[in-house]
Context: one part of a larger RNA
RNA sequence: GCCGGGGAGUGCACGGUCGUGGCGAGCCUAAGGGCUCACCAAGGCCCGUAGGCGUAGGGAAACCGACUAGCCCGCAGGAGAGCAUUAUGCUCUCCGAGGGGCGGGGUCUGAUAAGGGCCUGAAGUCACGGCCGUGCGGCUAGAAACCGGGCGAUCUACCCCUGGGCAGGGUGAAGCCGGGGGAAACCCCGGUGGAGGCCCGUAAGGGGUCCUGACGUGCAAUUCGGUCCCCUGACCUGGGGGUAGGGGCUAAAGACCAAUCAAGCCCGGUGAUAGCUAGUUCCCCCCGAAGUGUCUCGCAGGACAGCCCCGGGCGAGGCCGCCCAGGGGGUAGAGCACCGAUAGGGGGGUAAGGGCUCGAAAGGGCCCGCCUCCCUUUCGAACUCCGAAUCCCUGGGCGCCGUAGACCCCGGGAGUGGGGGGCGGGGGGUAAGCUCCUGCCCCGAGAGGGGAACAACCCAGACCUGGGGUUAAGGCCCCUAAGUGCCCGCUAAGUGAACAAACCGAAGGGCGUCUCCCGCCGAAGACAGCGGGGAGGUAAGCUUAGAAGCAGCUAUCCUCUAAGGAACGCGUAACAGCGCACCCGCCGAGGCGGGAGGCCCCGAAAAUUGACGGGUCUAAGCGGGCCGCCGAAACCCCGGGUCACCCGGCGGAUGCCGGGUGGCGGUAGGGGGGCGUAGGGGCUGGGCAGAAGCCGGGCCGUGAGGUCCGGUGGACCGGCCCCUAAUGCAGAUCCCGGC
Repeated sequence: GCCGGGGAGUGCACGGUCGUGGCGAGCCUAAGGGCUCACCAAGGCCCGUAGGCGUAGGGAAACCGACUAGCCCGCAGGAGAGCAUUAUGCUCUCCGAGGGGCGGGGUCUGAUAAGGGCCUGAAGUCACGGCCGUGCGGCUAGAAACCGGGCGAUCUACCCCUGGGCAGGGUGAAGCCGGGGGAAACCCCGGUGGAGGCCCGUAAGGGGUCCUGACGUGCAAUUCGGUCCCCUGACCUGGGGGUAGGGGCUAAAGACCAAUCAAGCCCGGUGAUAGCUAGUUCCCCCCGAAGUGUCUCGCAGGACAGCCCCGGGCGAGGCCGCCCAGGGGGUAGAGCACCGAUAGGGGGGUAAGGGCUCGAAAGGGCCCGCCUCCCUUUCGAACUCCGAAUCCCUGGGCGCCGUAGACCCCGGGAGUGGGGGGCGGGGGGUAAGCUCCUGCCCCGAGAGGGGAACAACCCAGACCUGGGGUUAAGGCCCCUAAGUGCCCGCUAAGUGAACAAACCGAAGGGCGUCUCCCGCCGAAGACAGCGGGGAGGUAAGCUUAGAAGCAGCUAUCCUCUAAGGAACGCGUAACAGCGCACCCGCCGAGGCGGGAGGCCCCGAAAAUUGACGGGUCUAAGCGGGCCGCCGAAACCCCGGGUCACCCGGCGGAUGCCGGGUGGCGGUAGGGGGGCGUAGGGGCUGGGCAGAAGCCGGGCCGUGAGGUCCGGUGGACCGGCCCCUAAUGCAGAUCCCGGC
């Protein structure tokens, strides 16, 4: 991992509610007992009047104590009349259970009041069943822990008793002996001696430093190899003994106390508790959510409300939409009239601030500054002289829903209370696939088609099966269904091959190219090119070492001219020189400048050729127009099923048949109806001429499942109507077994 078996909302009590049944102003018995029956287990009938609920409420209490219907409306339904007809149709009148309104009443408060609270025109109770709540283990499994009583020091820590062990080598303390010195204390030399938590040491023994080596389902739940430390000591070690769990023991690491230690192990309390995690078993049908608000030692949970489901009541309105009207508002925008900010200028004021200046000082003058006014200028969530679109409320009309029962009310059952994405509006943040609000849509709980792939983007809401048809988004060269479709432009960059999100692509540039607009020049010849001229006073004056068009300052004239600057650039030390402006000629048709738009180019850097989905494409790219086709579970047609309600028929019926109206995506969740398993009761069947079980197949049912046939097997097993449940498995790192 697979297979088989086991495996999770149960029982009692009390309470709530719904259903069914009995009796009903009543209903029921409890403990206990009797009778019947019986193999057991049970079952049935009865007694028992204690007690409980109900029949009256109000009040803390004392205490007091209610309409047996006075008036009105009116649903269902009934009766009558009229109209009309296809009809179960319409209108009016009367009655009208239940229902509603008004009124009345009881009691409490109060003041003998008013007002207010509760109650009031009689329905309950018992049993069984469904759902729910509470208490109990309370759907199942899971802690880390806590407490009690025991078992442990054969491991290990420390201590006590009693034993054992330490190759060899080195060093050479005290003391002693001999000699020498000294006044002495004492010192020196040689020898002897053999001390030491001394030294070396892979001897034994003990340890466990580094390789962070080997190994790492190992030889091994700590080993192996090399290396390394100690090796007469606080040494190593055998045997015996002691200390026990908030306790021991500790040269102290929270170390060790039997492979377990920041409180051992075993059993018990114990099914501890777990707002956490996982799991929770057959089928079909109907409806179908929420991730919001308030409170919460609250934020992974709850309570109440909101949203969903189911049942009941009432009986006529309801409303998302559109239009009109009347109201509400202060956003977007705009504005500067208020508040605040803001740039430039001007007027007036001030002289207590700063500076300059005159003055010996006192003091004077000027500028800045400050206040204020005017003109022009720019702004604001917490500014507004203004002010939309939308939005909200009310009324009317249209539309839609509703007597096939809406809206509303009551009761029961939930789940949810982490949302997320897009589009629009905001707060926070540098930002975020960020966070917090807000309106709508979607995913959540939504399949199908498109988007290459892709929860929330586009199209579109799937009852079922099969078939046919039409479309949506999106597409129509091949992969790949449908145009190598038509017309007009643009692009030359493989730009691009769709837009939005990922994709990407900016500021800023481009004599790339296309279109449009404006201005100017042009056969009296433009623009470009080529040829020629481009002069004289003069090297203007000043300055300067020099300054001659061309360092700098000032001025920028006159003449000859077709034209030529007291010079636009290069150049020289200064000149020279080369161009330019300007003019003429050659040439012969458009040229120059500015602005706007389209496509394109540069800007443009990442690790596979590595991405238009790919192939590929110069149209199969981009823009505009047109026709056709493809394309989904959308829509239409044929067939079928089912649900709710209405109508008709069938003896009765929640049932069957027919017709009608409207539905049938779906997680949490609510509701309804079924299938199967085990046992029991009643009735009724099958089986050695072959039961159950198992294997293979046929048929029936939407399904859970059922049934039949054959084989195997070899003794029991069904059907119908009820009852009762330890009743259905794929999952829980589930448990046990097998492979």